Context: one part of a larger RNA
RNA sequence: ACCGGCGAGUUACGUUAUGGUGCAAGGUUAAGUCAGAAAAGACGGAGCCGGAGCGAAAGCGAGUCUGAAGAGGGCGAAAGAGUAUCAUGACGUAGACCCGAAACCAAGUGACCUACCCAUGACCAGGUUGAAGGCGUGGUAAAACACGCUGGAGGACCGAACCCACGUGAGUUAAAAAUCGCGGGGAUGAGUUGUGGGUAGCGGUGAAAUUCCAAACGAACUUGGAGAUAGCUGGUUCUCUCCGAAAUAGCUUUAGGGCUAGCCUCGUGUGAAUGAUAAUGGAGGUAGAGCGCUGUUUGGACUAGGGGCCCGUCAGGGGUUACUGAAUCCAGAUAAACUCCGAAUGCCAGAUAUCAAUGCACGGGAGUCAGACUGCGAGUGAUAAGAUCCGUAGUCGAAAGGGAAACAGCCCAGAUCACCAGUUAAGGUCCCCAAAUCUAUGCUAAGUGGAAAAGGAUGUGGAGUUGCGUAGACAACUAGGAUGUUGGCUUAGAAGCAGCCACCAUUUAAAGAGUGCGUAAUAGCUCACUAGUCGAGUGACGCUGCGCCGAAAAUGUACCGGGGCUAAGCAUAGUACCGAAACUGUGGAUGCAUAUAUUAUAUGCGUGGUAGGAGAGCGUUCUAAGUGCGGUGAAGUUAGAUCGAGAGGACUAAUGGAGCGCUUAGAAGUGAGAAUGCCGGU
Numbered sequence: 001a002c003c004g005g006c007g008a009g010u011u012a013c014g015u016u017a018u019g020g021u022g023c024a025a026g027g028u029u030a031a032g033u034c035a036g037a038a039a040a041g042a043c044g045g046a047g048c049c050g051g052a053g054c055g056a057a058a059g060c061g062a063g064u065c066u067g068a069a070g071a072g073g074g075c076g077a078a079a080g081a082g083u084a085u086c087a088u089g090a091c092g093u094a095g096a097c098c099c100g101a102a103a104c105c106a107a108g109u110g111a112c113c114u115a116c117c118c119a120u121g122a123c124c125a126g127g128u129u130g131a132a133g134g135c136g137u138g139g140u141a142a143a144a145c146a147c148g149c150u151g152g153a154g155g156a157c158c159g160a161a162c163c164c165a166c167g168u169g170a171g172u173u174a175a176a177a178a179u180c181g182c183g184g185g186g187a188u189g190a191g192u193u194g195u196g197g198g199u200a201g202c203g204g205u206g207a208a209a210u211u212c213c214a215a216a217c218g219a220a221c222u223u224g225g226a227g228a229u230a231g232c233u234g235g236u237u238c239u240c241u242c243c244g245a246a247a248u249a250g251c252u253u254u255a256g257g258g259c260u261a262g263c264c265u266c267g268u269g270u271g272a273a274u275g276a277u278a279a280u281g282g283a284g285g286u287a288g289a290g291c292g293c294u295g296u297u298u299g300g301a302c303u304a305g306g307g308g309c310c311c312g313u314c315a316g317g318g319g320u321u322a323c324u325g326a327a328u329c330c331a332g333a334u335a336a337a338c339u340c341c342g343a344a345u346g347c348c349a350g351a352u353a354u355c356a357a358u359g360c361a362c363g364g365g366a367g368u369c370a371g372a373c374u375g376c377g378a379g380u381g382a383u384a385a386g387a388u389c390c391g392u393a394g395u396c397g398a399a400a401g402g403g404a405a406a407c408a409g410c411c412c413a414g415a416u417c418a419c420c421a422g423u424u425a426a427g428g429u430c431c432c433c434a435a436a437u438c439u440a441u442g443c444u445a446a447g448u449g450g451a452a453a454a455g456g457a458u459g460u461g462g463a464g465u466u467g468c469g470u471a472g473a474c475a476a477c478u479a480g481g482a483u484g485u486u487g488g489c490u491u492a493g494a495a496g497c498a499g500c501c502a503c504c505a506u507u508u509a510a511a512g513a514g515u516g517c518g519u520a521a522u523a524g525c526u527c528a529c530u531a532g533u534c535g536a537g538u539g540a541c542g543c544u545g546c547g548c549c550g551a552a553a554a555u556g557u558a559c560c561g562g563g564g565c566u567a568a569g570c571a572u573a574g575u576a577c578c579g580a581a582a583c584u585g586u587g588g589a590u591g592c593a594u595a596u597a598u599u600a601u602a603u604g605c606g607u608g609g610u611a612g613g614a615g616a617g618c619g620u621u622c623u624a625a626g627u628g629c630g631g632u633g634a635a636g637u638u639a640g641a642u643c644g645a646g647a648g649g650a651c652u653a654a655u656g657g658a659g660c661g662c663u664u665a666g667a668a669g670u671g672a673g674a675a676u677g678c679c680g681g682u
Base pairs, nucleotide, nucleotide: 001682002681003680004679005678006677011094012093013092014091015090016089017088018087019086020085021084022083023082026049027048028047032043033042034041053060054059063075064074065073066072097235098234100232104225105224106223107222108221109220115199116198117197118196119195120194121193122192123191124189126158127157128156129154133150134149135148136147137146138145162186163185164184166183167182168181169180170179201217203213204212210219238617239616240615241614242613243612248261249260250259251258252257262368263367264365265364266363267362268361269360270359273358274356275355276354277353278352280349281348282347288341289339290338294335295334296333298331299330300329301328305324306323307321308320309319310318311317371396372395373394374393375392376391377390379388380387401412402411403410416588417587418586419585421584422583423582427578428577429576430563431562432561436575438574439573440572441571442570443569449565455549456548459546460545461544462543464541465540466539467538468537476533477532478531479530480529482506483505484504487501488500489499512527516525517524589607590606591605592604593603594602595601596600618671620668621667622666623665624664625663626662627661628660629659636655637654638653639652640651642649643648
């Protein structure tokens, strides 16, 4: 891992609701007794519930309590249904659907591992060093001292056994739940070790690491309390039918839990009381707008006051001002917490119309309290977020189908079942790939389409405004482009052309006191301007359609789904067609309502679905009654083209070798794929 078996809402006693049955203003027995094989039965009225309430109570009583009260008010009566038992739903108390802690407590068992201690034993090859002391000699007054010999100390040295475990390699489903190889440290000591004994868990022991106390110790192990508790995780077993949520509010030592309400379901009652739309009548202060108020705010006018300067007799006076400036006036702005104004929607209301078929009350049962995205209106944030928090609508959640290449939340559309029938939606119609290489008119040349901004550009289409133009424009070519004058100033120089000022006049067809290049300054080239040649359009400016540049990213083209496309791109208009579980057709199943009035038909409306509510069934084991099968072969097993909407049921053949069905009713150890489930097998 697979296969097989086992594996989770039970039982007792109560409460409550619904349904069945008995009796009914009553209902009912409990313990126990009698009898009995047992069951059934008989007795047993104690007790319980109901039949009357009110009051804290005494108590009174269809009333009573409060109260001074014949008041008022509260709770009652008036208005009769209960009770016993069975079944089912739910709840309470119990382990209470099942499995699961870490822990807590009690009583015991452990020091054969290991820590420390006690008693008694054992062990440490070999080699080295050479302390104190001693002896001798020298030395001294005697000592000290020196030398030699002797001696054999030491948590001394080197190094086996022994003890340890520092480095490294191997091993790592190991040879081994700590080892092996090569090196390493200690090796007469605080040494190592044998045997016996001691200390015990709220404890011991500890050269101290929370270390050790039998391969696991921040509190051992075993058994018990014990099925501890678990607002947590996981799991919870057959079928079909009807309906079908929530992820919100309030409170909560509450926030991933609960309670009540909201939303779902079932029953009973009421009987249209309900919803949508239209018309009618209302309340309102949002969007917008506005500046009359409250604030904010720009420019101007006017000006009190302040500042500067001046006059001055130094006064409490006067003048002036390129300063400042309240208030006022004019013009222009601004606001969620401004409003002289003010919608659209939405909201409320009684009658009316149309469409739908709800609404409300009481009672039984729930689940839900993590929501997600999209559009619209706001807040927070950075008018960031697949962010967050509200409102509102939709979808998902709990929704399959078609489209969006793929894609819970987008677009279309809500799947009762069958069909080798038809029509459409969104979206599409060159090929992949079903259907137009469709029609008409334009646009785009960028593969734009098939990613992006500020900004930039004689890209190109449309429709404009405004110049010049056959009295010849625009472009090109030919020619001219002069004189006073080198204007004045400045300057070393400044001659159109470093800079400053001025920018006149003359000759002219025309020519600036000069547009640019250039020179040290001149010179030179060129432009404006003019004439000629040529012969029909040519400039400027905004608006707009489609394009261009701006445009660099990480595995591989890689921003059309691909091929590929100049339409098979874009815009406008049109006609066909394809396209879904939508709609239609035909047939079947089923729920509810109505009608016909017992029996099924007809008609109408339905039949996606998680949590969840309600209903109807299938199968397993056993029991009772009835009825059957079986050695001429039961159960079980294997196979098969069988029946049923399903759970499931038959039949036939083979295998097997002794028991097993069916009908009706009853009772449950009643259904397995999941629980890192348990046991077995392979």

Large-subunit ribosomal RNA, domain II from Lactobacillus taiwanensis DSM 21401, 682 nucleotides, folded computationally. It was read from a public genome assembly.